[in-house]
Notes: Small-subunit ribosomal RNA, 5' domain from an uncultured marine bacterium, 528 nucleotides, folded computationally. Its mean pLDDT, the model's own confidence on a scale to 100, is 87. The RNAcentral record of the full RNA draws on ENA and SILVA. It matches the Rfam family "Bacterial small subunit ribosomal RNA".
Context: one part of a larger RNA
This record gives sequence, C1' cells and structure tokens, in this order.
RNA sequence: GAUUGAACGCUGGCGGCAUGCCUAACACAUGCAAGUCGAACGGUAACAGGCGGAGCUUGCUCUGCGCUGACGAGUGGCGAACGGGUGAGUAAUGCUUAGGAAUCUGCCCAGUAGCGGGGGACAACAAUCGGAAACGGUUGCUAAUACCGCAUACGCCCUACGGGGGAAAGCAGGGGAUCUUUGGACCUUGCACUAUUGGAUGAGCCUAAGUCAGAUUAGCUUGUUGGUGGGGUAAUGGCCUACCUAGGCAACGAUCUGUAGCUGGUCUGAGAGGACGGUCAGCCACACUGGAACUGAGACACGGUCCAGACUCCUACGGGAGGCAGCAGUGGGGAAUAUUGCACAAUGGGCGCAAGCCUGAUGCAGCAAUGCCGCGUGUGUGAAGAAGGCCUGCGGGUUGUAAAGCACUUUCAGUAAGGAGGAAAACUCCAAGAAUAAUACUCUUGGGGCUUGACGUUACUUACAGAAGAAGCACCGGCUAACUCCGUGCCAGCAGCCGCGGUAAUACGGAGGGUGCGAGCGUUAAUC
Repeated sequence: GAUUGAACGCUGGCGGCAUGCCUAACACAUGCAAGUCGAACGGUAACAGGCGGAGCUUGCUCUGCGCUGACGAGUGGCGAACGGGUGAGUAAUGCUUAGGAAUCUGCCCAGUAGCGGGGGACAACAAUCGGAAACGGUUGCUAAUACCGCAUACGCCCUACGGGGGAAAGCAGGGGAUCUUUGGACCUUGCACUAUUGGAUGAGCCUAAGUCAGAUUAGCUUGUUGGUGGGGUAAUGGCCUACCUAGGCAACGAUCUGUAGCUGGUCUGAGAGGACGGUCAGCCACACUGGAACUGAGACACGGUCCAGACUCCUACGGGAGGCAGCAGUGGGGAAUAUUGCACAAUGGGCGCAAGCCUGAUGCAGCAAUGCCGCGUGUGUGAAGAAGGCCUGCGGGUUGUAAAGCACUUUCAGUAAGGAGGAAAACUCCAAGAAUAAUACUCUUGGGGCUUGACGUUACUUACAGAAGAAGCACCGGCUAACUCCGUGCCAGCAGCCGCGGUAAUACGGAGGGUGCGAGCGUUAAUC
C1' cells in the first nucleotide's frame, strides 16, 4: 500500500447492488417448513345445493335420502432419497484430473408384443372390552389400480440343450348401427397397466497421478498378502467363510501423533509464489450420541422405524412423549452477526387429465454505513477587508470572499397527481390438420376474447414551496502533508519506531490556525 463475513470509538443525509453467529455440531418455548390424487376404492364425519317428511310464528327449526358439488377419517397410488441446513468427523471408503469394466436406473423418449378368466382377505364401519393417556384387544360385514392363483409368452430368465420358469388393472370422455336385465355389452379416443429391447438421465464400483505438519513417531500388518471351493451383492473384489500359501507395506517416510471437509475460486503480488476456502457453483460427510435393518427404482433415510445412552417434558406411578446443523424466534457463549414479516404474482419442485392444492425452495419486504458504487449538504456576486476570536514587535497580521448583503437554482429528501415492465400461460370461441365408423370426444397449429402482481404509496414522469431538512473524523517533532499561544513542570500524560515531559514543550492538556480524507474518519485484529 492492498484486502476483510470484521469489531470498537466519535460522527451520520439519500439511493442502488451485495453481505450478515467466524464463538457452544450448546440447549430449545411457540408457529410454520411435504404433500397430493374422488378420473384407483368402499363410503359420508363436516359444509353447500336438490328432493321428501314433521312442526308451525309462511320462512325458519327439526329430520330422512350420497341424488349433486364436494369431502373428515380409512384402503390404494405417486412423492416424501428432491429441495433446505451444517462442516462435527474424514489426510483418504474423501476431493481434483485422466482413464476403465464386472453393474443398476422410478418418472421421460423410441421400438416390439400383450392387457383373457377366477378367488380369498384386511382397514374403514358396527358391536364390545382394556387403559389416566399414548394406544390396543376380540367378534362380525365390505370395495379396489390392494393381495393370490389359473390361462397365454414375440421377445425375456435358467439349462445337463432333453427341457423348465415367469405377467398384467383398470379409469375417464364420446358414440352410428346391433344386443340388452336399460346397469351396460360393443366400438373408439386419452391416461394408466404387463413383458422386453435401445436411448437419455442419475447412481454404484475399479485404476493411476496430485492432495498439511512432525523422525523429539522406524518399523507396521494375521483376513494380514495371494490362490482354490462356497456364500453374498445390481455388480468386481478377503466383501464374508473353509482350506492352502507366507506373504504384503516401509527412509521415494510405512505406522503413529497433531491439524483439516475438498475443488472451481478469493486476497495479495510485476510475476514466481504466499495465505485463505465466508457468500455463489460442483462433490463429500453429518442430522441429540452410538448401533441396526425395513420399505423402496433409489435411504441404511434431518422433519421414518427399532434398540441402547444422556437430557427435557407428561403421568392416575402402571406407563408414555421429544430431537431447529429447515425459516423466524428464545436462553447461553461471545468483541460480534437481522423479522416469531408478505406472497405463491414470477422461476422451479411434488401430486393431479385438468381446474387446482402444497411449497420458510424461491420472489420480495423489514433491520444493520457491514462492504462497494453513485448523489447531495447549494450557485454566482460580494472589501466597509464588518463584528468577534487568535497572534502581535501595538504599526498591524490572520480567520477571510469566509460571513452578512444582493441575485439565482431546486438535484435528493417532503407534499400531491399521473404511471410502465416483471404476464406468459391456463380458460373460452372460431378455422385448419391428426386420429376415428364419426361432422362427438381428444390432441396439434393459427387467430380473437376474457382475466391473473406479493413487491407497491414500485421504477419513472410532472407540479408545488423554500437555501429551505443534511459534516464530520484523525493528525500537525522526524519518518509524514500541516505552527503559534496559554496551562503543566520527569508531575499529569503521550508513544508505531526514534523518543517527548525536570519553568519559555511546534511531541502532554486546551485554544486559534493549518493538513489529510470525507458520510465517513480513526484504532484494533488478521493476510499478502
């Protein structure tokens, strides 16, 4: 000199864009952060409508019917493995770069072949019982895209090549004939479903090189090194096991100890380097502590389960409940770090045919000069060089065109009015095309219409009034730009280094003046 996720002191007008627990991976009150689908299902607790019935005060009350819109609880499907947080652990099961073969992959895309016929349950519900509660038991009824067989098998899997094995589910819209028990069958379209091939995406695995310090850590290792048989996995492999073998690593630093998430990058520097890894992005690890598996395409799962432990809470003492390193917020720690805000309008995600619902992701707002950038706090004129202050050699000098005065301007802030863009979709109407038996329905394309904004009193523009509301901080002995007076008297004090102060201190304290930077300025800490 540059820099910072900074803090402290004094001061503080506005805006834009960023950033904001670095400490206790300490403990957490409260609310919210993952749901959705009635176009899978039986149904009807609540709300609204409709159709009945009863009472009457004639427009209300009670009541019945799932008939309709819808829908609590339940069965079922998909999601919950994403998104969000943190950096404790980890020096290599990690990360970075470059390769590899023995693998899986829900949803998505493309291809091929199917989607026939049956069965028995379990919730909900009803009855009843136990319990303070959490919750649970028994009996009975019932549906399905839940569950299980049978049939079929292009391709698929196993094979000793003879053969053997294995699947599915429906739902919604529309409809000219034909049949009909008037429910539908049947046809068709769309979405689902089954098997399989290829792709895409994602993930698992292996190899090489690189990846902090200590030798006041020199030897380490027995599933250890390799082989065979077996097991296990989606898959290779001591991954596991039995037997055999005696190997394997290490001064090119094994082992041990300490420290640490890694990278793209950031800071500095002419570079080479050095230091760092907060925000943003990629990867990894973790979710009160330790362990384990279940479900599933995917987890050994932050807001799932089980066991053990510590802690907190409830209890009728028998037993139960919990996990903010999600967003806010609280206590504590600390020099120190924000609101228990608004909205799903946009972007994205989950579910759904869709409308839509959910979304503390996200978009915004609030707080903080924490940082960077921009703007303002007026402009011109004005010598009687006013008054006052300070200095003085008492003549004067300086503050100083500074002020006052005169003439202007109105950025920003203030008040009022207008006012973009972030909005495209979805929906609906028309036309053409695809599909179809079809002028229905559905899909694609084009055109018209109708709306949808948290921010928001938005950005921006215009008008109004009046210089009106807006300057400080550090320093002035040398380094280092900037000097005098008074007070003090080795005292009080200053200080980054050299050093000042013991009676004329440009070095302490005050004042006048000056210098530097400026909504900041200094100090401290840290890095180059």